[in-house]
């Protein structure tokens, strides 16, 4: 240079075109407990990496950029 591949709350993730984007763990409050802790319940937190195109509609398909791992030269 060149091919393939990841990017989705703080962290790991599920979702593969449809109605309010999922779980966990973490954080914040409650309850419990002389208190912790573990348990219960409840809340907050997301421009889905950017820019454009396809569609009546994009996390999802296309193009391009950008970070980033892997080969390959």
């Nucleotide at each position: 240079g060149g091919u393939c591949g990841a990017c989705u709350g703080g962290u790991g993730u599920a979702g593969u075109g449809g109605c309010u984007a999922u779980c966990a763990c973490g954080u914040u409050c409650g309850c419990c407990u002389c208190a912790c802790a573990c348990g219960c319940g409840a809340a907050a937190g997301g421009u889905c990496g950017c820019g454009g195109g396809u569609u009546c509609a994009a996390u999802c398909c296309c193009c391009g950029c950008g970070u980033u791992g892997a080969c390959c030269u």

Predicted 3D model of a 73-nucleotide RNA (transfer RNA) from Emericellopsis atlantica. Rfam family: tRNA. Gene Ontology term of the family: triplet codon-amino acid adaptor activity. Model confidence (mean pLDDT): 81 of 100. NCBI's taxonomy places the organism under Eukaryota, Fungi, Ascomycota, Bionectriaceae, Emericellopsis.